[in-house]
Context: one part of a larger RNA
RNA sequence: GGAUUAACGUUGGCAGUGUGCCUAACACAUGCAAGUCGAGCGAUAUAGCGGCAGACGAGAGAGUAAUAACAAGGAACUUACCCCUUAGCGGAGGAUAGCCCACCGAAAGGUGGGGUAAUCCUGCAUAAUGUCGAGAGACCAAAGCCUUCGGGCACUAAGGGAGAGGCCUUGUUCCUAUCAGCUAGUUGGCGGGGUAAUAGCCCACCAAGGCGAUGACGGGUAGCUGGCCUGAGAGGGUGACCAGCCUCGAUGGGACUGAGACACGGCCCAUACUCCUACGGGAGGCAGCAGUUGGGGAUUUUGCACAAUGGGCGCAAGCCUGAUGCAGCAACACUGCGUGAAGGAUGAAGGUUUUCGGAUCGUAAACUUCUUUUGUGUGGGAAUAAUCUUGAAGGUACCACACGAAUAAGCACCGGCUAACUACGUGCCAGCAGCCGCGGUAAUACGUAGGGUGCAAACGUUAUCC
Numbered sequence: 001g002g003a004u005u006a007a008c009g010u011u012g013g014c015a016g017u018g019u020g021c022c023u024a025a026c027a028c029a030u031g032c033a034a035g036u037c038g039a040g041c042g043a044u045a046u047a048g049c050g051g052c053a054g055a056c057g058a059g060a061g062a063g064u065a066a067u068a069a070c071a072a073g074g075a076a077c078u079u080a081c082c083c084c085u086u087a088g089c090g091g092a093g094g095a096u097a098g099c100c101c102a103c104c105g106a107a108a109g110g111u112g113g114g115g116u117a118a119u120c121c122u123g124c125a126u127a128a129u130g131u132c133g134a135g136a137g138a139c140c141a142a143a144g145c146c147u148u149c150g151g152g153c154a155c156u157a158a159g160g161g162a163g164a165g166g167c168c169u170u171g172u173u174c175c176u177a178u179c180a181g182c183u184a185g186u187u188g189g190c191g192g193g194g195u196a197a198u199a200g201c202c203c204a205c206c207a208a209g210g211c212g213a214u215g216a217c218g219g220g221u222a223g224c225u226g227g228c229c230u231g232a233g234a235g236g237g238u239g240a241c242c243a244g245c246c247u248c249g250a251u252g253g254g255a256c257u258g259a260g261a262c263a264c265g266g267c268c269c270a271u272a273c274u275c276c277u278a279c280g281g282g283a284g285g286c287a288g289c290a291g292u293u294g295g296g297g298a299u300u301u302u303g304c305a306c307a308a309u310g311g312g313c314g315c316a317a318g319c320c321u322g323a324u325g326c327a328g329c330a331a332c333a334c335u336g337c338g339u340g341a342a343g344g345a346u347g348a349a350g351g352u353u354u355u356c357g358g359a360u361c362g363u364a365a366a367c368u369u370c371u372u373u374u375g376u377g378u379g380g381g382a383a384u385a386a387u388c389u390u391g392a393a394g395g396u397a398c399c400a401c402a403c404g405a406a407u408a409a410g411c412a413c414c415g416g417c418u419a420a421c422u423a424c425g426u427g428c429c430a431g432c433a434g435c436c437g438c439g440g441u442a443a444u445a446c447g448u449a450g451g452g453u454g455c456a457a458a459c460g461u462u463a464u465c466c
Stems, first nucleotide, its partner, number of pairs: 001466004006462005013337006019330002021295001027292002030290003035052003040049002059248003068173007077165003082161007090124001092122003099114006130139003144153003174220003181211003186208004191203003223245004227238004250271005273284004301327001303326003309323001310321004340370004350361004375403006384393001410455005415436003421450005431438002
């Protein structure tokens, strides 16, 4: 000098665009944040069965030094919804919730009996281009609903695609040797199990291997990257916002369902904490959006709308959406604008200073003429919306007219580094200070004043990085 998710002090006019718990992954009152489908079902129904979604979106960075990220490759895999292609959709049966009855419980909730529907469940038929098999052969499916009767939306089995995901290999990725040896499922093989799939992933048996000063093992620290800051570059630092990946969801563990989870607003168990209780037992998880307590130098509204973009469901109408679009708060940052312009010497008054002549503040003010960004008032008034309808923002942006210099300047510094000097007060005191150093009676270094210098809606200080 540059930079910052900054904070503090003094000061503070406006607009646009961004940004806003870096600390306690501390604890959370309240509301909302994931539903939808009547063109699947019965039914009085918002309840229930059934389907799809809930694995996305949103948040956080605790853990993780390699099971991760990044870069380049690979083979033994899966894929709901979407697109293309081929073939099919025949005929039976069954259960159960809701419901009714009875009962238990303070509640949360539960038990027994009866009866019922389906795109719920189970056989039968059909069966290859599918699966198994060397082959012969064996085996595997389906669901209807609506209709303007043209058809539409579903369903089943296969093949291909798109996009998505799982797995493997190599290279790179902080400090520490005051960590030097580490390792028994350990390293490899055969056989099995297991998975969508390869594999000690798991198991039995066999062999004795595998890693390591090119740093194993241990300890500390840390999410990684595109990027961002700095720098001529090399490099150094960093990983807020935005985007990609990973990991986590009070803590630890587990599986279920499903195409996909070992699942933030699902389930089970344990633990700690909080709450309710009739003491028998129950309920909960803001690292979603607001908001509260606490911690802290420090970080916002318990706002509006689904109008747009996007997502879920639905044939659609539509419903839901604290994603998102907007508004609110904060000079927190960047950018832009303004706080007036021209004229005006008796160099007014006043302040400061003085060698008492003057000098300076100073064209500065007054005064004259002008302008109206901004401001205030009045009137008009959008785009964003797509084929009809539909605008939260918003009577906003913007436009026109009127009024009137009106509503708007501070902060730091002035010994040298470093641009800018005098007077008074103080007297090694009070104080200053980034370094050198000032102050003990003439202090340009302390305090005040006048003047000056620098930057300016900011200016300084502190902290951190280059």